This is a predicted structure of an 83-nucleotide RNA (transfer RNA) from a Bacteriovoracaceae bacterium.
Its mean pLDDT, the model's own confidence on a scale to 100, is 80.
Rfam family: tRNA. It is annotated as a transfer RNA.
The organism belongs to Bacteriovoracaceae, within Bacteria.
The sequence was found in a public genome assembly.
[in-house]
RNA sequence: GCCUCGGUGGUGAAAUUGGUAGACACGUCGGAUUCAAAAUCCGAUGCCCCUAGGGCGUGCGGGUUCAAGUCCCGCCUGAGGCA
Numbered sequence: 001g002c003c004u005c006g007g008u009g010g011u012g013a014a015a016u017u018g019g020u021a022g023a024c025a026c027g028u029c030g031g032a033u034u035c036a037a038a039a040u041c042c043g044a045u046g047c048c049c050c051u052a053g054g055g056c057g058u059g060c061g062g063g064u065u066c067a068a069g070u071c072c073c074g075c076c077u078g079a080g081g082c083a
Stems, first nucleotide, its partner, number of pairs: 001082007010026003019066001027045006046056004059075005
């Protein structure tokens, strides 16, 4: 220098013919249970606002589209391969 694959919450990871982003698991917080705890069970868990509801958010910046995590362009970054 070229090629391939990846980058999504606090963590791991789904969502691939473009159509509700975060299912599921872990963690955390609250509760039940217990003398107390562990285990187990239940609920909640991105950010912001004027809290009625609304806006933003998939590495960064653009583009296409009614609609983009997904498609296109450039860049950053991790892993692997070729020279």